[in-house]
Context: one part of a larger RNA
RNA sequence: GGCACAUGGUGGAUGCCUUGGCAUCGAGAGCCGAAGAAGGACGUAGGAGCCUGCGAUAAGCCCUGGGGAGUUGGCAACCGAGCUGUGAUCCGGGGAUGUCCGAAUGGGGAAACCCAGCUGGAGUCAUGUCCAGUUACCCGCGCCUGAAUAUAUAGGGCGUGCGGAGGGAACGUGGGGAAGUGAAACAUCUCAGUACCCACAGGAAGAGAAAACAAAAGUGAUUCCGAGAGUAGUGGCGAGCGAAAUCGGAACAGGCCAAACCGUAUCUGUGUGAUAGCCGGCAGGCGUUGCAGGUACGGGGUUGUGGGACCACUCAGGUCGAUCUGCCGGUCGACCACGAAGUCACAAAAUGCAAGCUAAGUUGAAUCCCGUUGGAAAGCGGAACCGUAGAGGGUGAUAGUCCCGUAAGCGUAAACUUGCAUCUUCGGAGUGGCAUCCCAAGUAACACGGAACCCCUGAAAUUCCGUGUGAAUCUGGCGGGACCACCCGUUAAGCCUAAAUACUCCUCGAUGACCGAUAGCGGACAAGUACCGUGAGGGAAAGGUGAAAAGUACCCCUGGCGGGGAGUGAAAUAGUACCUGAAACCGUGUGCCU
Numbered sequence: 001g002g003c004a005c006a007u008g009g010u011g012g013a014u015g016c017c018u019u020g021g022c023a024u025c026g027a028g029a030g031c032c033g034a035a036g037a038a039g040g041a042c043g044u045a046g047g048a049g050c051c052u053g054c055g056a057u058a059a060g061c062c063c064u065g066g067g068g069a070g071u072u073g074g075c076a077a078c079c080g081a082g083c084u085g086u087g088a089u090c091c092g093g094g095g096a097u098g099u100c101c102g103a104a105u106g107g108g109g110a111a112a113c114c115c116a117g118c119u120g121g122a123g124u125c126a127u128g129u130c131c132a133g134u135u136a137c138c139c140g141c142g143c144c145u146g147a148a149u150a151u152a153u154a155g156g157g158c159g160u161g162c163g164g165a166g167g168g169a170a171c172g173u174g175g176g177g178a179a180g181u182g183a184a185a186c187a188u189c190u191c192a193g194u195a196c197c198c199a200c201a202g203g204a205a206g207a208g209a210a211a212a213c214a215a216a217a218g219u220g221a222u223u224c225c226g227a228g229a230g231u232a233g234u235g236g237c238g239a240g241c242g243a244a245a246u247c248g249g250a251a252c253a254g255g256c257c258a259a260a261c262c263g264u265a266u267c268u269g270u271g272u273g274a275u276a277g278c279c280g281g282c283a284g285g286c287g288u289u290g291c292a293g294g295u296a297c298g299g300g301g302u303u304g305u306g307g308g309a310c311c312a313c314u315c316a317g318g319u320c321g322a323u324c325u326g327c328c329g330g331u332c333g334a335c336c337a338c339g340a341a342g343u344c345a346c347a348a349a350a351u352g353c354a355a356g357c358u359a360a361g362u363u364g365a366a367u368c369c370c371g372u373u374g375g376a377a378a379g380c381g382g383a384a385c386c387g388u389a390g391a392g393g394g395u396g397a398u399a400g401u402c403c404c405g406u407a408a409g410c411g412u413a414a415a416c417u418u419g420c421a422u423c424u425u426c427g428g429a430g431u432g433g434c435a436u437c438c439c440a441a442g443u444a445a446c447a448c449g450g451a452a453c454c455c456c457u458g459a460a461a462u463u464c465c466g467u468g469u470g471a472a473u474c475u476g477g478c479g480g481g482a483c484c485a486c487c488c489g490u491u492a493a494g495c496c497u498a499a500a501u502a503c504u505c506c507u508c509g510a511u512g513a514c515c516g517a518u519a520g521c522g523g524a525c526a527a528g529u530a531c532c533g534u535g536a537g538g539g540a541a542a543g544g545u546g547a548a549a550a551g552u553a554c555c556c557c558u559g560g561c562g563g564g565g566a567g568u569g570a571a572a573u574a575g576u577a578c579c580u581g582a583a584a585c586c587g588u589g590u591g592c593c594u
Stems, first nucleotide, its partner, number of pairs: 001593009015579001016544002020515002022512007029504002031167002039101003042055003046079002049075003061095006070083003106115003116135007138164003141159005171202001172200005182189001186236001212219002223250005233241002254496003261299010273288001277286002279329006304474001306439004310433006317336007338427005350422007361410003367383001369382004384401002386390001392404003445469008455481001476491005531538002551578001554565004
């Protein structure tokens, strides 16, 4: 020095464990913000730090419901000082306080800082000082004011509590909008209207009540799912892209205006002196009241077997009032009656009662049986019991009956839901006529240029945008894939609309041929921390004594570290460098070989 065996050190694999994750399902919640958000800074406890809570009233203050013995949050003990059956700590609901920064908004600023004005107050001999309130810009709306210029407009002022602004994981709508890639190269094409950026919104959004589809038969708003179907199509007819009708389901809900016409007010234009006007007839009375057009408000009206206005007729409750006066008729209004509907669209709101659901909670069965092994019984043997409860977890090993729970009940505030009542709102119906009027205009359509549609300009309808041209009015218009005819469908150029659908930052519950510390979230630990980077940004490692600290009194060696006894414990080769403790690597002992 090598090999073998034994025995240690180092190291932290493996096994076992789980406080943490992952995924899915069900339910809830789905916005917060100038009444100052989200997110932070700095403070705040008797005792240093970090986390949590809170805000100079600072691990808290007040009211209220629950609860019932200890308690002053966690790491995390210890000491001290307190609180507490006059009900604390604790768990719900409501309120108060809430420094500074941050949209940040009095001005400034290198965020958490500096410096002001005005009003009121405190304090001082006075000043400095302190406290409370208030003061940003822009846009929209409202009110007041107001030129050239009469009306008006521009402009100006004000706002006493007018609204907006900023944030938010994904989902939504709109505006912009790539490239790697595929085409085995590449340019049309594809990737893809994707990623990404911007704006805006909601708990969903968008869409939505046929100028729709269809096809000789019919359907009847929209949305979503399954089929139709990788079909019809489209396509350097390459790569690829890719419908619809229809059928089956989910969910269902329909409404309001503009206009004609009427009334009131007002403006402009115009006309008349009577055969005018004041609802009609008769009688009386009044005497610048008229007509046309525009504007505002109210009534009316809303449709495609075209509808409505308008005209005529029929039917239908009452009372009172108005309509220049009286009578007759009519019209209008109020009230009562009748009918209908309603608080998420429609026309618009509120209150009470009851029930349901529900926060924190509460009741909740049955062996502390005998023996046995053990440090410990829940194991094993024996004997019982409960079960609408044998889900799960804990307890010194594996517990239906030890503890927490579980099944099943009970309970309540607010909110919410439902019902009823009050209440609120709405309301003539029908038939006929078709002369006249209305039924959304710089619109539809067309041309050119683009885009969306299965549709790459094609024979290219349909839809949308830009520029230009520019209709008709129901005997009208549009569509049915160029276009024409017939036929069929439908009624554009106004608006609103729940549900079925999408998503999950967040809350609760359940589940897993999901992970088990190099896994599972980056993060089971002071983790978006330490650390790195000028910055945008990047981004770790690190879990386990024991049932219980019973965490080794005392003695010995030592400067200490560390160790030897003794003691605890079932175990100390479980001693806080702590479960198990592999290998590499480093020793020691013995044997053999050299």
Model confidence (mean pLDDT): 81 of 100. Predicted 3D model of a 594-nucleotide part of an RNA (large-subunit ribosomal RNA, domain I) from a bioreactor sludge metagenome.